RNAcentral holds the full RNA, with entries from SILVA. Predicted 3D model of a 528-nucleotide part of an RNA (small-subunit ribosomal RNA, 5' domain) from Luminiphilus sp. The prediction has a mean pLDDT of 86.
Context: one part of a larger RNA
RNA sequence: GGAUGAACGCUAGCGGCAGGCUUAACACAUGCAAGUCGAGGGGUAACAGGGGAGAGCUUGCUUUCCCGCUGACGACCGGCGAACGGGUGCGUAACACGUAUGCAACCUACCCUUCACAGGAGGACAGCCCCGAGAAAUCGGGAUUAAUACUCCAUAACAUCACGGAUUCGCAUGUUUCUGUGAUCAAAGUUCCGGCGGUGAAGGAUGGGCAUGCGGCCUAUUAGUUUGUUGGUGAGGUAACGGCUCACCAAGACUACGAUAGGUAGGGGGUCUGAGAGGAUGAUCCCCCACACUGGUACUGAGACACGGACCAGACUCCUACGGGAGGCAGCAGUGAGGAAUAUUGGUCAAUGGACGAAAGUCUGAACCAGCCAUGCCGCGUGCAGGAAGACUGCCCUACGGGUUGUAAACUGCUUUUAUGUGGGAAUAAACCCCUGAAUUCUUUCGGGGCUGAAGGUACCACACGAAUAAGGAUCGGCUAACUCCGUGCCAGCAGCCGCGGUAAUACGGAGGAUCCAAGCGUUAUCC
Numbered sequence: 001g002g003a004u005g006a007a008c009g010c011u012a013g014c015g016g017c018a019g020g021c022u023u024a025a026c027a028c029a030u031g032c033a034a035g036u037c038g039a040g041g042g043g044u045a046a047c048a049g050g051g052g053a054g055a056g057c058u059u060g061c062u063u064u065c066c067c068g069c070u071g072a073c074g075a076c077c078g079g080c081g082a083a084c085g086g087g088u089g090c091g092u093a094a095c096a097c098g099u100a101u102g103c104a105a106c107c108u109a110c111c112c113u114u115c116a117c118a119g120g121a122g123g124a125c126a127g128c129c130c131c132g133a134g135a136a137a138u139c140g141g142g143a144u145u146a147a148u149a150c151u152c153c154a155u156a157a158c159a160u161c162a163c164g165g166a167u168u169c170g171c172a173u174g175u176u177u178c179u180g181u182g183a184u185c186a187a188a189g190u191u192c193c194g195g196c197g198g199u200g201a202a203g204g205a206u207g208g209g210c211a212u213g214c215g216g217c218c219u220a221u222u223a224g225u226u227u228g229u230u231g232g233u234g235a236g237g238u239a240a241c242g243g244c245u246c247a248c249c250a251a252g253a254c255u256a257c258g259a260u261a262g263g264u265a266g267g268g269g270g271u272c273u274g275a276g277a278g279g280a281u282g283a284u285c286c287c288c289c290a291c292a293c294u295g296g297u298a299c300u301g302a303g304a305c306a307c308g309g310a311c312c313a314g315a316c317u318c319c320u321a322c323g324g325g326a327g328g329c330a331g332c333a334g335u336g337a338g339g340a341a342u343a344u345u346g347g348u349c350a351a352u353g354g355a356c357g358a359a360a361g362u363c364u365g366a367a368c369c370a371g372c373c374a375u376g377c378c379g380c381g382u383g384c385a386g387g388a389a390g391a392c393u394g395c396c397c398u399a400c401g402g403g404u405u406g407u408a409a410a411c412u413g414c415u416u417u418u419a420u421g422u423g424g425g426a427a428u429a430a431a432c433c434c435c436u437g438a439a440u441u442c443u444u445u446c447g448g449g450g451c452u453g454a455a456g457g458u459a460c461c462a463c464a465c466g467a468a469u470a471a472g473g474a475u476c477g478g479c480u481a482a483c484u485c486c487g488u489g490c491c492a493g494c495a496g497c498c499g500c501g502g503u504a505a506u507a508c509g510g511a512g513g514a515u516c517c518a519a520g521c522g523u524u525a526u527c528c
Stems, first nucleotide, its partner, number of pairs: 001528004006524005013380006019373002021338001026336003030333003035080003040077002043073002047071003050067008087291003097215007106208002111204007119153004129142005159184008169174001189196002217263003224254003229251008266288004270281004293314005316327004344370001346369003352366001353364004383414004394404003420464005428455001433450007472517005477498003483512005493500002
């Protein structure tokens, strides 16, 4: 000098764009953050419409009951989603990450392409109803019931398995293709007849899994480490290879090119600095990893060993009728605590994206916006021109003449960014959907019109008004730009280093003046 997720002191007019718990992965009140589908189903708790019966009467209203008939729809069965998105950096020195390869050792819901198929039968369980236990959470018993829920039978191969035959290639185990025999396994409806779905197989796409080479911290005041350890055979397990696990056998494996141990730490793209080499760093944004009160376990599922799922143990908090229960903000806000220190218990799904749905649409603290903070960067303003009796005051010198503040002010003219007031006023929106016109391979495509804005009456524009609404901070001995007077008298104090202060202090305190930056200026901390 540059830089910062900064803090502190003094000061402060505005806007744009960004950023905002670096500390206690400390504890959390409250609300919200993952639902959706009635075009899978039985149904009808609520609302609305319709129908029926009754009552009051003002004779067309009010009210009671019944009917799922209709729009819809609480809870329930079922499907898909909840494994994404969002948070944090505890752990991890590791194939975690980066990069480059390999899988002849693998999986992949939804999506796309192709081929084939969808015949028949059955028994339940929720809900509803009845009864019971309990303070509650919730649970038990009985009867009855539907489905794209479940089960069985049929059919079936380019699927899987077993036993054969032929054949291609290679990289060792191997592998490709053709073929014979046998065995095993499937499905679901709905419909406005257009479709939307279902099952099996092959391929693709996407996402993942595994393995390997190389690369990137400190300590030798850590020198030996290891028994599933190293390898083999066999078995089990997995989507898959493998001591991944197990039985048996052998005695190996790593290490001064640093094993093992200890400390520290998420990694990378990047960021800061630097001419570069390098050094430091890993906030915001993107990719990967790990974690979800602490530890462990599996279930479901295409996918989890699952932040807002389950079970067990532990600590903590809460409720209790003392028998027993409930909970997990490292999601968004917010609270307490810690700390030098870090924001609103806001708005909207309008756009983008996601889940579900045929769609309308619903949900979405993702996201988009708004609020707070000079935390940073950038931009603008606090006026401009003229004006010498070089006015008065202040300060300094003095030979009383002067110097400086200083064109500064007064005064004259001009402008109106900004502020204030009034008026107008966006783009972001085009799709989906509805109406409609063409083309058409009959499935769709293209065109026209209509609907939809949180931000926001915001940005922006116009007019009015009047210099009106707007400057501070640090420094002035040298380094280092900027000097005099007064006070103090090794005192009070200053200080980054050298050093100032003991009676003429440009170094302390005040004043005048000056210098440097400027809505900031200094100080502290850290990095280069």